About this RNA
The prediction has a mean pLDDT of 82. Transfer RNA from a Candidatus Hydrothermarchaeota archaeon, 75 nucleotides, folded computationally. Taxonomically the source falls in Candidatus Hydrothermarchaeota (Archaea, Methanobacteriati).
[in-house]
RNA sequence: GCGCUCGUAGCCUAGCCUGGAUAGGGCGUCGGCCUUCUAAGCCGAAGGUCGCGGGUUCAAAUCCCGCCGAGCGCA
Numbered sequence: 001g002c003g004c005u006c007g008u009a010g011c012c013u014a015g016c017c018u019g020g021a022u023a024g025g026g027c028g029u030c031g032g033c034c035u036u037c038u039a040a041g042c043c044g045a046a047g048g049u050c051g052c053g054g055g056u057u058c059a060a061a062u063c064c065c066g067c068c069g070a071g072c073g074c075a
Stems, first nucleotide, its partner, number of pairs: 001074007010027004020058001029045005051067005
């Protein structure tokens, strides 16, 4: 330098191919219930520029282009 894969909450992950309702789940955190206390269990809550910018569209996490970052391969 070229090709492929990936980037979504503090961590992990679904959704992307085939555009459409407040972006869902697990762990963790916080609050509550329960318990003599803790753990476990149950209920609830907070937390997201969907890597960045642009384009297409009535509408983009999803499609297109560029860039950044990570991994793998080739030279």

The RNAcentral record of the sequence draws on ENA.